[in-house]
RNA sequence: GACGGGCCACCGCCUAAUCGUUCCAGUCGUGAACGAACCGGGGACCCGAGCAACCGGGGUUAAGCCGCAGCAGCACCGCGGCCGGGCGCGCUUCCCGCCCGCACCCGUCAGCUAACCCGGUCGGCGGCCGAGGGAAGAAAG
Numbered sequence: 001g002a003c004g005g006g007c008c009a010c011c012g013c014c015u016a017a018u019c020g021u022u023c024c025a026g027u028c029g030u031g032a033a034c035g036a037a038c039c040g041g042g043g044a045c046c047c048g049a050g051c052a053a054c055c056g057g058g059g060u061u062a063a064g065c066c067g068c069a070g071c072a073g074c075a076c077c078g079c080g081g082c083c084g085g086g087c088g089c090g091c092u093u094c095c096c097g098c099c100c101g102c103a104c105c106c107g108u109c110a111g112c113u114a115a116c117c118c119g120g121u122c123g124g125c126g127g128c129c130g131a132g133g134g135a136a137g138a139a140a141g
Base pairs, nucleotide, nucleotide: 010127011126012125013124014123018036019035020034021033022032023031024029037121038120039119040118041117042116047111056109057106058105059104060103064082065081066080067079068078083101084100085099086098087097088096091137092136093135094134095133
């Protein structure tokens, strides 16, 4: 000096997942409590939906819907379409390209929903390789 790996700090990205105060026999923290902010759920009138039977249903999350194939049937897997999320070196939108579509909770119960009530603030990744196509807009000049 180069390459690879680990730890700490800092910066940045995805996400609601950040900030602050206080407390403590001993743990000073990845802790607890409280507050702010942000996110989600429950919950009237009105409105909507339903009013026969079968199939239970609902929620968080981008992480779903439909069809085909397969099966006795259902589900998974597979194929196709649609949809959703992230990335692609100034900002926004669309096309295009790449990647992802996990997991968990409630427990037979939940449409919307003022008041009101309840809960959450995890986790993951990057900081030597990429120069990144097309259209429009914004901003600056």

The RNA shown here (c-di-AMP riboswitch aptamer (ydaO/yuaA leader)) has 141 nucleotides and comes from Actinoplanes sp. ATCC 53533. The sequence is in RNAcentral, with records from Rfam. Its mean pLDDT, the model's own confidence on a scale to 100, is 76. It matches the Rfam family "c-di-AMP riboswitch aptamer (ydaO/yuaA leader)". About the family: This family represents a conserved RNA structure found upstream of the ydaO and yuaA genes in Bacillus subtilis and related genes in other bacteria.